Context: one part of a larger RNA
RNA sequence: GGAUGAAUGCUAGAGGCAUGCUUAACACAUGCAAGUCGAACGGGAAGUGGUGUUUCCAGUGGCGAACGGGUGAGUAAUGUGUAAGAACCAGCCCUUGGGAGGGGAACAACAACUGGAAACGGUUGCAAAUACCCCGUAGGCUGAGGAGCAAAAGGAGAAAUCCACCCAAGGAGGGGCUCACAUCUGAUUAGCUAGUUGGUGAGGCAAUAUCUUACCAAGGCGAUGAUCAGUAGCUGGUCCGAGGGGAUGAUCAACCACACUGGGACUGAGACACGGCCUAGACUCCUACGGGAGGCAGCAGUGGGGAAUUUUCCGCAAUGGGCAAAAGCCUGACGGAGCAAUGCCGUGUGGAGGUAGAAGGCCUACGAGUCGUCAACAUCUUUUCUCGGAGAAGAAACAAUGACGGUAUCUACGGAAUAAGCAUCGGCUAACUCUGUGCCAGCAACCGCGGUACGACAGAGGAUGCAAGCGUUAUCC
Numbered sequence: 001g002g003a004u005g006a007a008u009g010c011u012a013g014a015g016g017c018a019u020g021c022u023u024a025a026c027a028c029a030u031g032c033a034a035g036u037c038g039a040a041c042g043g044g045a046a047g048u049g050g051u052g053u054u055u056c057c058a059g060u061g062g063c064g065a066a067c068g069g070g071u072g073a074g075u076a077a078u079g080u081g082u083a084a085g086a087a088c089c090a091g092c093c094c095u096u097g098g099g100a101g102g103g104g105a106a107c108a109a110c111a112a113c114u115g116g117a118a119a120c121g122g123u124u125g126c127a128a129a130u131a132c133c134c135c136g137u138a139g140g141c142u143g144a145g146g147a148g149c150a151a152a153a154g155g156a157g158a159a160a161u162c163c164a165c166c167c168a169a170g171g172a173g174g175g176g177c178u179c180a181c182a183u184c185u186g187a188u189u190a191g192c193u194a195g196u197u198g199g200u201g202a203g204g205c206a207a208u209a210u211c212u213u214a215c216c217a218a219g220g221c222g223a224u225g226a227u228c229a230g231u232a233g234c235u236g237g238u239c240c241g242a243g244g245g246g247a248u249g250a251u252c253a254a255c256c257a258c259a260c261u262g263g264g265a266c267u268g269a270g271a272c273a274c275g276g277c278c279u280a281g282a283c284u285c286c287u288a289c290g291g292g293a294g295g296c297a298g299c300a301g302u303g304g305g306g307a308a309u310u311u312u313c314c315g316c317a318a319u320g321g322g323c324a325a326a327a328g329c330c331u332g333a334c335g336g337a338g339c340a341a342u343g344c345c346g347u348g349u350g351g352a353g354g355u356a357g358a359a360g361g362c363c364u365a366c367g368a369g370u371c372g373u374c375a376a377c378a379u380c381u382u383u384u385c386u387c388g389g390a391g392a393a394g395a396a397a398c399a400a401u402g403a404c405g406g407u408a409u410c411u412a413c414g415g416a417a418u419a420a421g422c423a424u425c426g427g428c429u430a431a432c433u434c435u436g437u438g439c440c441a442g443c444a445a446c447c448g449c450g451g452u453a454c455g456a457c458a459g460a461g462g463a464u465g466c467a468a469g470c471g472u473u474a475u476c477c
Base pairs, nucleotide, nucleotide: 001477002476003475004474006473007472008471009470010469013347015345016344017343018342019340020339021305026303027302028301030300031299032298035063036062037061040060041059043057044056045055046054070258071257072256079183080182081181082180084178085177088175089174093171094170095169096168097167098166099165101135102134103133104132110125111124112123113122114121115120140149141148142147154163155162156161184230185229186228191221192220193219196218197217198216199215200214201213202212203211233255235253236252237248238247239246240245260281261280262279263278264277283294284293285292286291311337313336314335315334319333320331321330322329323328350380351379353377360371361370362369385414388411389410390409394404421466422465423464424463425462426447427446432461433460434459435458436457442449443448
């Protein structure tokens, strides 16, 4: 000098765009953050004088809830980055070729009875489906061969047809796995390893594999730093530097890991699952003491910690996502508004005239000098300000549909009106005098100032620098 997710002191006009718990992965009141489908199903309710039409719903069923959102505790390599590879999976989407025949038994809902304080149940009966099961069929799979095994569902419509279903092949995008190289510090950590290293058989997985197991062999890693210990999410990037390079990993994007702490599996195309389940523990809450409920590292918000970090806001109008044939519903993703000079950017606080160089301040050698065209004065303008008028784009898709928002913007009236501070002035370092103080009070990053004329302390006048900011502190280069 530059930089910062900064803090702090003084000060502060308006706007745009960004950013905002770096500390306790501390504990959380309250509300919301994942639903949807009646065009899968039986049923119930509302409404109607009745039929038809319509609307809503607990339950069965389907899809989604594995995305999106948060955090960085762990992890020094089951991670990440770059470059390759072969033994794989695959819901939704696209393309192609085939198919959907026959039959059956239940479980909820519901009804009756009944247990419990509650959470939640139990028994009996009825009974639907795109829920479940059996048989048949198969250009698929297994097998050396003989041979063996595996499927389906309907719905809407007057119909055409559309949507859905099953099998097989290919694709797109996605995911799992393997290898090479790179990836912080310590040797005051030198040896480490027994499923350890390799082979054979078996099991297991979507798949390879000591992934698991039985037997056999004794290997494997290591001063090119194994093992151990400490620290740490990694990268694109960001900051600094002419560069080599150093530091860093907020926001945004990609990957990984985690979801009160530890363990486990279930469902599923996909999880060993933040707002699912079981279990142990700690903590909090309810209880009729028998037993139950919970998990903000989602968005707001509270306490606590801290130098320090925002609203318990509006809207699904846009973009995107889930479901649905669609209308649509849901969406604290997202779009916006609010708060904060936290940062960056541009803009204003007036312009041009105006010497009796006014009054006043400071200084003075008492002549003057300086603040200083500064002000006053007269004239002009209106960014901003006050108050009116008009008023968007963002909407795709004929029409309708805008949270932001009567916002941005345009325009009329008014009047210089509403708007400047902070730090410094011994040297480094741009900027000097007076008064007070008297090694005191104090200043100071360093050198150093102050003990009676201090350009270094304090005040004043003046000056210099930056400017809605200016100083200080902290950290990096």
The part of an RNA shown here (small-subunit ribosomal RNA, 5' domain) has 477 nucleotides and comes from Phragmites australis.
The organism belongs to Phragmites, within Eukaryota.
Its Rfam family is "Bacterial small subunit ribosomal RNA". Rfam links the family to the GO terms ribosome and structural constituent of ribosome.